SAM-I/IV (S-adenosyl methionine) riboswitch aptamer from uncultured Asticcacaulis sp., 97 nucleotides, folded computationally. The RNAcentral record of the sequence draws on MGnify. The prediction has a mean pLDDT of 76. Its Rfam family is "SAM-I/IV (S-adenosyl methionine) riboswitch aptamer". Its Rfam clan is "SAM clan". The literature on the family includes a 2008 paper in RNA by Weinberg et al., "The aptamer core of SAM-IV riboswitches mimics the ligand-binding site of SAM-I riboswitches".
RNA sequence: GCAUCAAGAGCGGAUCAUGUCCGCGCCAACCUGCCCGCCCGGGCAAGGUGGCGGCUCUUCAAAGAGCGAUGCGGCCGAUAUCCGGCAACGAAACGGG
Numbered sequence: 001g002c003a004u005c006a007a008g009a010g011c012g013g014a015u016c017a018u019g020u021c022c023g024c025g026c027c028a029a030c031c032u033g034c035c036c037g038c039c040c041g042g043g044c045a046a047g048g049u050g051g052c053g054g055c056u057c058u059u060c061a062a063a064g065a066g067c068g069a070u071g072c073g074g075c076c077g078a079u080a081u082c083c084g085g086c087a088a089c090g091a092a093a094c095g096g097g
Base pairs, nucleotide, nucleotide: 001072002071003070004069005068010024011023012022013021014020015019025052026051027050030048031047032046033044034043035042038097039096040095041094054067055066056065057064058063074086075085076084077083
């Protein structure tokens, strides 16, 4: 700087604690990957993040503003911008060009 904050998803234990930590689980397509060779749409929680109560104010409402939060792949090569390399499911659905 750009996008999103509509919806969705929790229990147990430790602790004085609405916090913090641990365990297991769940949710979500933001990035990567995959689903037809490419593009667009759509899909898949596999790799990487993140989440499982966003807050306040204005407004009849729609909506807007401020603050805050998340994402804009990861790992290795002493450092990693360049450069080289590595992994990414037994899941998925295909449609248009």